[in-house]
Predicted 3D model of a 119-nucleotide RNA (SAM riboswitch aptamer (S box leader)) from an Anaerolineales bacterium.
């Protein structure tokens, strides 16, 4: 690095050092010199894998991890439903019906993180 799988609308911030970009890509949105990303130290959140205690549900925080802006920040691809706009056809002036197109809901899936297990 790869695969498997389980989870990802909830929770959890303060000091130091540094000095400009960061939020994984890509669009849009935000954060950030009122000092961001990151690095340290302390503290906290959880409960994913061991440990302790329990028949067992489950407690629990002791060690392995993670994690502490926004739902993995929102969308990216596909399908349904809903109202729109264009175009074309049939019809005639009410309108029908197939294409496309962006919008919003929802539902899979993509990709990402993380923890277990396997190469």
């Nucleotide at each position: 690095c790869u695969c498997u799988u389980a989870u990802c609308c909830a929770g959890a911030g303060a000091a130091g050092c540094g000095g400009a970009g960061g939020g994984a890509c890509c669009g849009a949105c935000c954060c950030u010199u009122u000092g961001a990303u990151g690095c340290u130290u302390c503290g906290g959140c959880a409960a994913c894998c061991a440990g302790a205690c329990g028949a067992a549900a489950g407690u629990u925080a002791u060690g392995g991890u993670g994690c502490c802006a926004a739902a993995u920040u929102c969308g990216g691809c596909a399908a349904a439903u809903a109202a729109g706009a264009a175009u074309a056809g049939c019809a005639a002036u009410c309108g029908c019906u197939a294409u496309u197109c962006a919008u919003a809901u929802c539902u899979g899936g993509a990709a990402g993180a993380u923890g277990a297990g396997a190469g």